RNA sequence: GGAGUCGGCCGGGCAACCGCGUCAUGCGAAGGCAUGCCGAGGAAAGUCCGGGCUCCACAGGGCACGGUGCCAGGUAACGCCUGGGCGGCGCGAGCCGACGGAAAGUGCAACAGAGAGAAGACCGCCGAUGGCCCGCGAGGGCACAGGCAAGGGUGAAACGGUGCGGUAAGAGCGCACCGCGAGUCUGGCAACAGACCGGCACGGCAAACCCCAUCGGGAGCAAGACCAAAUAGGGAGACGAUGCCGUGGCCCGCGGUGUCUCCGGGUAGGUUGCUUGAGCGCGCCGGUGACGGCGCGCCUAGAGGAAUGGUUGCCCACGACAGAACCCGGCUUACAGGCCGGCUCCGCCC
Numbered sequence: 001g002g003a004g005u006c007g008g009c010c011g012g013g014c015a016a017c018c019g020c021g022u023c024a025u026g027c028g029a030a031g032g033c034a035u036g037c038c039g040a041g042g043a044a045a046g047u048c049c050g051g052g053c054u055c056c057a058c059a060g061g062g063c064a065c066g067g068u069g070c071c072a073g074g075u076a077a078c079g080c081c082u083g084g085g086c087g088g089c090g091c092g093a094g095c096c097g098a099c100g101g102a103a104a105g106u107g108c109a110a111c112a113g114a115g116a117g118a119a120g121a122c123c124g125c126c127g128a129u130g131g132c133c134c135g136c137g138a139g140g141g142c143a144c145a146g147g148c149a150a151g152g153g154u155g156a157a158a159c160g161g162u163g164c165g166g167u168a169a170g171a172g173c174g175c176a177c178c179g180c181g182a183g184u185c186u187g188g189c190a191a192c193a194g195a196c197c198g199g200c201a202c203g204g205c206a207a208a209c210c211c212c213a214u215c216g217g218g219a220g221c222a223a224g225a226c227c228a229a230a231u232a233g234g235g236a237g238a239c240g241a242u243g244c245c246g247u248g249g250c251c252c253g254c255g256g257u258g259u260c261u262c263c264g265g266g267u268a269g270g271u272u273g274c275u276u277g278a279g280c281g282c283g284c285c286g287g288u289g290a291c292g293g294c295g296c297g298c299c300u301a302g303a304g305g306a307a308u309g310g311u312u313g314c315c316c317a318c319g320a321c322a323g324a325a326c327c328c329g330g331c332u333u334a335c336a337g338g339c340c341g342g343c344u345c346c347g348c349c350c
Base pairs, nucleotide, nucleotide: 001346002345003344004343005342006341007340008339009338010337012315013314014313015312016311017310018309020039021038023036024035025034026033027032041321045332046331048330049329050328051327052326053220054219055218056217065216066215067214068213069212070084071083072082073081074080085099086097087096088095089094100211101210105209106208107205108204122152123151124148125147126146129145130144131142132141133140134139160178161177162176163175164174165173179200180198181197183196184195185194186193187192224272225271226270227269234263235262236261237260238259239258243257244256245255246254247253279298280297281296282295283294284293285292286291316319
């Protein structure tokens, strides 16, 4: 100098003026006015996970259903984060991974193929042994019994792979290396790794059912709480005499009916929940780290038709994605441009 990788941060700046919203104070009879403080984001977004909070339900346990899924740790919790293991990619820094169990059971594998999982013999190889034929014999031939699974062929996949030995031909039959293993030892909390041992029994699919471990009650701030009209209806008591009306004529019985007072529930409306919080900044300490502990300091939107905008001047690299609505921790997605730091590879110079 070039190429790359990981992490953190910013998201036009300054000034003047005019506006908008909550709150506080003051003024005003009121509409309102004045002054002051504060006033969107790293994603406020998607609403995909996890929690707080609230109401409802609930003895305990199980079944069903659903989520998660290498190991250890962090956390209020998580499907998040950190560290580690294993596998894959990259020269490397580093990146990616639904990564428990196929020896609990059930199942699946179209077509092709002899055979698709306690498999199988189509082509092929052999025919040592037995058989048959030829030969005086040594021996030769046939491929009937039978042996084999090396080679060919089918397939995504064919019951370990490569090589050497071995054999009639072959075969873990023997050996070396690789693979594999419910074996042993060592290291590690563990996932797992290494060494030795075993000739191989045990193919793939669990993003098929399933098994194992673990977690999960439901609904959500339009949750919920408080105040509370008008009108209609409900309950209790009193006034009112047992009146009036209905029950086909009468009695009993039954049903209905007036006024006032009190009580309770719901609706409209109002208030609250509402922002001080698993909070933010700095420092020290513990930890590889996520994170935790302690000390000091700070207050940082809270509306309810819903505010956060505009004009002008100067400057620059000419300004992206995007707007809170109960709160918080994550993940994911969108984003013009820029800044800082760690590390890697290549080239050159000293």